[in-house]
SAM riboswitch aptamer (S box leader) from Silvibacterium bohemicum, 120 nucleotides, folded computationally. NCBI's taxonomy places the organism under Bacteria, Acidobacteriota, Terriglobia, Acidobacteriaceae, Silvibacterium. The model forms 94% of the base pairs in the Rfam consensus.
């Protein structure tokens, strides 16, 4: 670096150093000299991974449930993964005698970012 799966409505910020961008790309919105991004401390916040209990199972490197944040190893702490971009579409609105169309755009889906796991 590819790739496969799971997750992505919830949760959780102070203080020090520095100074001018950030929020993944565009577009729109927003966050910032009442200090942004980054380091650094301290400090939350979460069961994804090992472990652990408990059940299944001759057993396992097996399936399931559960607890636990000082057992460990990651990850996270503005705003739904800020929001839309493709497909599909509800409510509702306007045209039309209808059939239908135009607007809208809830909800799902797909991409694509993120994190864990695993595989190459």
């Nucleotide at each position: 670096g590819u790739u496969u799966c799971a997750u992505g409505a919830a949760g959780a910020g102070u203080g020090g150093c520095u100074g001018a961008g950030g929020g993944a790309c565009g577009g729109g919105c927003c966050c910032u000299g009442u200090g942004a991004c980054g380091c650094c401390a301290c400090g939350a916040c979460a069961a994804c991974c090992g472990g652990c209990u408990u059940a299944g199972g001759c057993a396992a490197u097996c399936u399931a449930a559960g607890a636990c944040a000082u057992c460990g190893g990651u990850g996270u702490c503005a705003a739904c993964u800020c929001u839309c971009u493709c497909c599909u579409a509800a409510a509702u609105c306007c045209g039309g005698c209808a059939a239908c169309g135009g607007a809208g755009g809830c909800g799902g889906g797909g991409a694509a970012c993120a994190u864990g796991a695993g595989a190459u």